[in-house]
Context: one part of a larger RNA
RNA sequence: GACGAACGCUGGCGGCGUGCCUAAUACAUGCAAGUCGAGCGGGGAAGCUUGAGGUGGAAGCUUCGGCGGAAGCCUUAAGUUUCCCAGCGGCGGACGGGUGAGUAACGCGUGGGUAACCUGCCCUAUCGCCCGGGAUAACCCUCGGAAACGGGGGCUAAUACCGGAUGUGGUCACUGGGCCGCAUGGUCUGGUGAUGAAAGGGGAAACCCGCGAUAGGAUGGGCCCGCGUCCCAUUAGCUAGUUGGUAGGGUAACGGCCUACCAAGGCGACGAUGGGUAGCCGGCCUGAGAGGGUGUACGGCCACACUGGGACUGAGACACGGCCCAGACUCCUACGGGAGGCAGCAGUAGGGAAUCUUCGGCAAUGGGCGAAAGCCUGACCGAGCGGCGCCGCGUGGGGGAAGAAGGCCUUCGGGUCGUAAACCCCUGUCCUCGGGGACGAUGAUGACGGUACCCGGGGAGGAAGCCCCGGCUAACUACGUGCCAGCAGCCGCGGUAAAACGUAGGGGGCGAGCGUUGUCC
Repeated sequence: GACGAACGCUGGCGGCGUGCCUAAUACAUGCAAGUCGAGCGGGGAAGCUUGAGGUGGAAGCUUCGGCGGAAGCCUUAAGUUUCCCAGCGGCGGACGGGUGAGUAACGCGUGGGUAACCUGCCCUAUCGCCCGGGAUAACCCUCGGAAACGGGGGCUAAUACCGGAUGUGGUCACUGGGCCGCAUGGUCUGGUGAUGAAAGGGGAAACCCGCGAUAGGAUGGGCCCGCGUCCCAUUAGCUAGUUGGUAGGGUAACGGCCUACCAAGGCGACGAUGGGUAGCCGGCCUGAGAGGGUGUACGGCCACACUGGGACUGAGACACGGCCCAGACUCCUACGGGAGGCAGCAGUAGGGAAUCUUCGGCAAUGGGCGAAAGCCUGACCGAGCGGCGCCGCGUGGGGGAAGAAGGCCUUCGGGUCGUAAACCCCUGUCCUCGGGGACGAUGAUGACGGUACCCGGGGAGGAAGCCCCGGCUAACUACGUGCCAGCAGCCGCGGUAAAACGUAGGGGGCGAGCGUUGUCC
């Protein structure tokens, strides 16, 4: 000098930041990922129209017996509109958010390679979207179960599923030609054959949104390589899929990644192997620099999601708020069986020297879905708490005695606190009361917020402490104590005149802070 700090004393305001460094301990409660009816069939509610049935009885007519049948109401069916619900289906849940346990590794950083690869949504371009089929949720019936949930029977739809056709292009086989390279090889262009596509929805229409194949782009990723990346040699030898080959499997893809067989290799004092520690970087702190230390917040990459293992789906996962198995733990149970995973936001207990609100809003930015309206969004934007840090402001300004009272010291003359106070004049930052009132929002929409800010009124009123004064080191006297009580960063003070202990007066330093402790340079 610095800090994600803590502790002690003290504490007025604001802005901007920042806040579990420990137990990757355990978690009550709420919320954090949905959306699309313009993919599909249903269930329910309400309204409207029409038909039928029932009820009802108006106008009118009347020979007064009645005839006549409107409106309204109820039920039901169909159509239509709006809303709600679960289901099938699509896209999203692989992003965003958290944490640092593990990892000394191609994990990260940096520079390259991929002639060994993938890439949903988006963009560009070409070609296409024909004909059929069978199911199954929902629903109905029924059975089992305490529940979670499940079994059986029956019906039904699709942008769900399946078959066939077509095949520009794609792939494979055979075959012809051209060009190129980097070893395997790459690439362009013909022929023949084989093979494999598709889905519809909205609209009156125009058309729009989709669907299939292929090529290119963009973006995102996978894999490989050079170099760099802590401590211990009081760790010196390590290795059986081990090292290489052949063949095959597997993958988007190379590979001992995996399997069989064959060979006997591979690594190591240029530090293998083992042990310890640790996420890495941009950065941050310090330093003239070189360097040293560090990796909180923000940004990039990686890893993890109760512990361990596994795959499924998918363009993408071996998947935080998905699935399965095992384990520990917690909860429910009718004892047969079930449910759960805050290292998301808040919050609780515990641990600890120590770290916040169970807040507001989708107004902005961004994300998912949707044609859109819109819905969802603890991402985010804000507010709250904490001097935890940095910065700014205030606690008043001017005048006022050879100088009150009081304190302290005194050589008893006086000195000092000290223009300090009182007192007089003034000001209004913050404050308070009243009024106005945003930017952020290119048309609408403002959580923040009646906030910031502006105007007017009021009134010195509500706002100073902490450490130090022996030397280092800036600041001295008195009393008390008497090697006691105590101080102390180092040297050292204290045993009867202590500037070093305690108190007081005075002084020095910093100031809403000041000291102490810890850590790094």

Notes
This is a predicted structure of a 521-nucleotide part of an RNA (small-subunit ribosomal RNA, 5' domain) from an uncultured bacterium. The coordinates come from a structure-prediction model, not an experiment, and the mean pLDDT is 87.